[in-house]
Context: one part of a larger RNA
RNA sequence: UUGUAUUGAAGGAACUCGGCAAAAUGACUCCGUAACUUCGGAAUAAGGAGUAGCUUUAUUGGGGCAACCUUUUAAAGCUGGCACAAAAUCGGAGACAGCGACUGUUUAAUAAAAAAACUCACAGGUCUCUGCAAAUUCGUAAGAAGAAGUAUAGAGACUGACGCCUGCCCAGUGCUGUAAGAUUAAUGGAAAAAGUUCUGGCUUUAACCUUAAAUCCCAGUAAACGGCGGCUGUAACUCUGACGGUUCCAAAGGUAGCGAAAUUCCUUGGCAUUUAAUUGGUGUCCUGCACGAAUGGCGUAACGACUGUCUUACUGUCUCCAAUACAAUCUCA
Numbered sequence: 001u002u003g004u005a006u007u008g009a010a011g012g013a014a015c016u017c018g019g020c021a022a023a024a025u026g027a028c029u030c031c032g033u034a035a036c037u038u039c040g041g042a043a044u045a046a047g048g049a050g051u052a053g054c055u056u057u058a059u060u061g062g063g064g065c066a067a068c069c070u071u072u073u074a075a076a077g078c079u080g081g082c083a084c085a086a087a088a089u090c091g092g093a094g095a096c097a098g099c100g101a102c103u104g105u106u107u108a109a110u111a112a113a114a115a116a117a118c119u120c121a122c123a124g125g126u127c128u129c130u131g132c133a134a135a136u137u138c139g140u141a142a143g144a145a146g147a148a149g150u151a152u153a154g155a156g157a158c159u160g161a162c163g164c165c166u167g168c169c170c171a172g173u174g175c176u177g178u179a180a181g182a183u184u185a186a187u188g189g190a191a192a193a194a195g196u197u198c199u200g201g202c203u204u205u206a207a208c209c210u211u212a213a214a215u216c217c218c219a220g221u222a223a224a225c226g227g228c229g230g231c232u233g234u235a236a237c238u239c240u241g242a243c244g245g246u247u248c249c250a251a252a253g254g255u256a257g258c259g260a261a262a263u264u265c266c267u268u269g270g271c272a273u274u275u276a277a278u279u280g281g282u283g284u285c286c287u288g289c290a291c292g293a294a295u296g297g298c299g300u301a302a303c304g305a306c307u308g309u310c311u312u313a314c315u316g317u318c319u320c321c322a323a324u325a326c327a328a329u330c331u332c333a
Base pairs, nucleotide, nucleotide: 001328002327003326004325005324006323007322008321010319011318014317019314027051028050029049030048031047036041038161052079053078054077055076056075057074058073061070062069063068080084092312093311094310095309096308097307098306099304100303104120105115124159125158126157127156128155129154130153136145137144138143162299163298164297165296167228168227169226172225173224174221175220176219177218181216182215188209189208192205193204194203195202196201229248230246231245232244233243257291258288269285270284271283272282273281274280
């Protein structure tokens, strides 16, 4: 000097991206326990008290014929210690918000998470296909899975407990339907023309007729892929615009709810609150660059080695370092 431990005056997060690390809490018995809630929980909530040994009294269970042995609990009193869960093991707690309902699973060796770079599951919900020689899948085939099942079944896709809900658009793309019509291939039929002539002909071209799916056309369908506007006038100061105009565009012009958000560029938005002071947090506003309804919207008790903020307890994280123990390095011998 470094490492691993132990201890520390006063302060107590001033450290730092961030209380990272450390400290603190910790067991049992008794008391006591809020908001909220899906009435199950939240909850060991929070917050307190006691705990050793001896004596007496009462008491529980077991064994024993009995004497008695063993064992549980409570009360009162006494005794000792700085300290009685005397060591070890052994939750810090609370409040608000975001996300995901939950338990689960995952990147063996950078990610454990809100699943977002690449990938989940889940109970519940919805849509589509499938009538059984099922659809779907594997295989060239035989055959097999589906299934020794039969629509309360099987397959595919999306969403993701629960509560309240899930608006408008079928113009585009997709899918489905449609005994009409248009268009279309080879084949088949075939008027006619040309070439040749050994003719009984042969060869070539060919209008036109016949004609499938697909395509066009028509209709339906968004919990299918997806999409969901401008300009302008107007109210007794001003501002705003409930109200109105528009032969500008469109298939329709974003409904409910939420909103500077895990989404807000301007932005450290305005106001309030939290602090002595806050680009943070929370509430509110709405001017949503560029939220928005199963690519689900908004809430939500419980849960989370998730993320942000605050309070309390605690501390060498820090002000500001110091000492001790044991190792290693280093110097000398």
The prediction has a mean pLDDT of 82.
Large-subunit ribosomal RNA, domain IV from Psammoneis japonica, 333 nucleotides, folded computationally.
It matches the Rfam family "Bacterial large subunit ribosomal RNA".
A source record names the gene rnl.
NCBI's taxonomy places the organism under Eukaryota, Sar, Stramenopiles, Ochrophyta, Psammoneis.